[in-house]
Predicted 3D model of a 540-nucleotide part of an RNA (large-subunit ribosomal RNA, domain V) from Hypnea cervicornis. The full RNA is in RNAcentral, with records from ENA. The source organism's lineage runs through Eukaryota, Rhodophyta, Florideophyceae, Rhodymeniophycidae and Hypnea. Its Rfam family is "Bacterial large subunit ribosomal RNA". Rfam links the family to the GO terms ribosome and structural constituent of ribosome. Its mean pLDDT, the model's own confidence on a scale to 100, is 82.
Context: one part of a larger RNA
RNA sequence: CUUACAGUAAGACGGAAAGACCCUAGAUCCUUUACUUGCUUCUUAUAUUGUAAAAAAUUGUUAACCUGUGUAGAAUAAAUGGGAGUUUAGUAACAAAAUUGAAAUACCAUUCAAGUUUAUAAUAUUUUACUAAUUUAAAAAAUUUUAAAAAAAGUAUAAGAAAGAAAGUUUACUUGGGACGAGUACCUCCUAAAAAGUAACGGAGGUGUACAAAGGUAGAUUAAAUAAUAAUUUUAUAUAUAAUGGUAAAAAUUUACUUGACAAUUAAAUUGAUAAAUUAAAUUGGAACGAAAGUUAGUCAUAGUGACCCGAUAUUUAAGAGUGGAAUUAAUAUCGUUUAUCAAAUAAAAGGAACUCUAGGGAUAACAGAUUUAUCGUGAUUGCGAGUCCAUAUCAAUGUCACGGUUUGAUACCUCGAUGUCGACUCAUCUUAUCCUGAAAUUGAAGUUGAUUUCAAGGGUCUAGUUGUUCGCUAGUUAAAAAGGUACGUGAGUUGGGUUCAGAACGUCGUGAGACAGUUCGGUCCCUAUCUACUGUAAG
Numbered sequence: 001c002u003u004a005c006a007g008u009a010a011g012a013c014g015g016a017a018a019g020a021c022c023c024u025a026g027a028u029c030c031u032u033u034a035c036u037u038g039c040u041u042c043u044u045a046u047a048u049u050g051u052a053a054a055a056a057a058u059u060g061u062u063a064a065c066c067u068g069u070g071u072a073g074a075a076u077a078a079a080u081g082g083g084a085g086u087u088u089a090g091u092a093a094c095a096a097a098a099u100u101g102a103a104a105u106a107c108c109a110u111u112c113a114a115g116u117u118u119a120u121a122a123u124a125u126u127u128u129a130c131u132a133a134u135u136u137a138a139a140a141a142a143u144u145u146u147a148a149a150a151a152a153a154g155u156a157u158a159a160g161a162a163a164g165a166a167a168g169u170u171u172a173c174u175u176g177g178g179a180c181g182a183g184u185a186c187c188u189c190c191u192a193a194a195a196a197g198u199a200a201c202g203g204a205g206g207u208g209u210a211c212a213a214a215g216g217u218a219g220a221u222u223a224a225a226u227a228a229u230a231a232u233u234u235u236a237u238a239u240a241u242a243a244u245g246g247u248a249a250a251a252a253u254u255u256a257c258u259u260g261a262c263a264a265u266u267a268a269a270u271u272g273a274u275a276a277a278u279u280a281a282a283u284u285g286g287a288a289c290g291a292a293a294g295u296u297a298g299u300c301a302u303a304g305u306g307a308c309c310c311g312a313u314a315u316u317u318a319a320g321a322g323u324g325g326a327a328u329u330a331a332u333a334u335c336g337u338u339u340a341u342c343a344a345a346u347a348a349a350a351g352g353a354a355c356u357c358u359a360g361g362g363a364u365a366a367c368a369g370a371u372u373u374a375u376c377g378u379g380a381u382u383g384c385g386a387g388u389c390c391a392u393a394u395c396a397a398u399g400u401c402a403c404g405g406u407u408u409g410a411u412a413c414c415u416c417g418a419u420g421u422c423g424a425c426u427c428a429u430c431u432u433a434u435c436c437u438g439a440a441a442u443u444g445a446a447g448u449u450g451a452u453u454u455c456a457a458g459g460g461u462c463u464a465g466u467u468g469u470u471c472g473c474u475a476g477u478u479a480a481a482a483a484g485g486u487a488c489g490u491g492a493g494u495u496g497g498g499u500u501c502a503g504a505a506c507g508u509c510g511u512g513a514g515a516c517a518g519u520u521c522g523g524u525c526c527c528u529a530u531c532u533a534c535u536g537u538a539a540g
Base pairs, nucleotide, nucleotide: 001540002539003538004537005536006535007534008533010532011531012530014527015526022361023360024359025358026357027356028353029352030351031350034169035168036167037166040162041161042160043159044158045157046156047155048154050130051129052128053127054126055125057123058122059121060120061119063117064116065115067113068112075105078111079110080109081108082107085094086093134149135148136147137146138145139144172184173183174182181201185207186206187205188204189203190202208342209240210299211298215258216257217256218255219254220253221252223234224233225232226231238247239246241304243302244301245300262285263284264283265282268279269278270277271276274343287296288295289294310336311335312334313333314332315331316330318329319328368415369413370411371410372409374408376404377403378402379401380400381399385395386394422497423495424494425493427489428486429485430484431483432482435460436459437458438455439454440453441452442451443450462476463475464474465473466472503521504520505519506518507516508515509514
């Protein structure tokens, strides 16, 4: 070395199961003050449904009784007409006259308003009574009989209230995984690379209006520089408002007159996938201002907004199912959407799932790897400053340059038809940036003991307590108790204490279903080795 046998399990991203975590899409079950419906319950009206009485109420009519307060005035003047008397046996009293007041009283007649009582009619209500509908019970072979209840109940129809008992559904997208947060339309600037355009959860701001003048026309006025009322250039404490661009033939400020902030047609061009947006000559009508030429279809420009459907209002010489009308429809104008998730799914919609399930995804997270190295670690350089003096015995600020790939990250490149995750045990193997042992140099090295640096990886590098811990702390030793890599070495080698299923509980959150890098008790670790690798034995 070959072959055979017996072994070990490091690898074959070993076998098993279209990953259960995560995301995307869907399902199922559960919850509720999600939406819509709704078993059921209740209320009211009508029908089945008839006969009476009483009570009080309201309204109308009739009869009787009683009341009527501004100020002034003897004083509680309802109003109007008549009225000089009325009453008593008689004096007396009241009135008249006088006073007050808008109006004057006794007595007679009529009327108005409020209230009380009587009678009567109507209306609806409440209570009570009845029996013949109807219902219940008992008896009877049956027609029926008896008892109880009774216009109630029950039933039907209609309207309404409550209603997760139940049902059907919804619960957006973007996103350097998802969740939380933030955003979603329009305007201005930068990014934007000197035409236009141009992304990001890139950097800054603004809008969802306002104005009958802050619109139109014709005038007037206005800063600085250059010799100047020319001309040119520049500029703002102005421009309704953000920013940018513009503006002194002013677009700024102001005076006068006004309503073009008009009506009907319509080329052409610019932007845009389209829808649509923007600019706009010309024609016609009738206007405003101006001496005229002429200007005027809102505002210095760029934001101030919303399709279709549906509905409302007004107008019209439109249509009107035999005819005339009407209903209804049409045309024109205007109005109703924070349809703001702003090219708008519906008139109408929230959550939980660790009891979970399916299709998929390494298009997308958690472990490990890869890339990077901000962070981390190590070194070099500079040398402020400590070191009595003296940068470099030793320590070293600041700035700069490398290296490493043990930390925390960033990215999302392999793996979701599965690459098992922390720690412990067992067994290790490698690196050196060396903890001990070995050999040197410098020293602010007298010696002893040290400090720093160089070479060096041969060998070695602890036991207990607490905790699931790695780590850390504590105790006692040691020459020393070094740092790391190996899928944070090692689960087809062990364990399973922790994390991370189903049970249960506490605290907290939530209306609730349930939830919590909060806590607590409990909780199935499969594989007979084909190949590679390694070990042992035998034969050649």